[in-house]
This is a predicted structure of a 73-nucleotide RNA (transfer RNA) from a Clostridia bacterium.
RNA sequence: CGGGAUGUAGCGCAAUUGGUAGCGCACGUGGUUUGGGACCAUGGGGUUGCAGGUUCAAGUCCUGUCAUUCCGA
Repeated sequence: CGGGAUGUAGCGCAAUUGGUAGCGCACGUGGUUUGGGACCAUGGGGUUGCAGGUUCAAGUCCUGUCAUUCCGA
C1' cells in the first nucleotide's frame, strides 16, 4: 500500500428478506439464611464505533472514516 472479517448494555453474544433492540452473566431491590453462597421474584442500564445518504421506517442497504484482527505485497 491492496483485500477480507469484526465493532450492539459493565462482560460474552443474538437480532429471519429493512418494521417497537433482546438473551446469559454481572448490577440494584425484596424473599429465603444467624451471615455468606446458592435459589426465587422484580427492576434499572443502549445515540447499535463515528459522520453522512437512501427510505414512511435502518443494527440491517449505500458512501466516507476510526479501531482491532487476518491474508497478500
Source information:
Rfam family: tRNA. Rfam's curators write: Transfer RNA (tRNA) molecules are approximately 80 nucleotides in length. Rfam classes the family as a transfer RNA.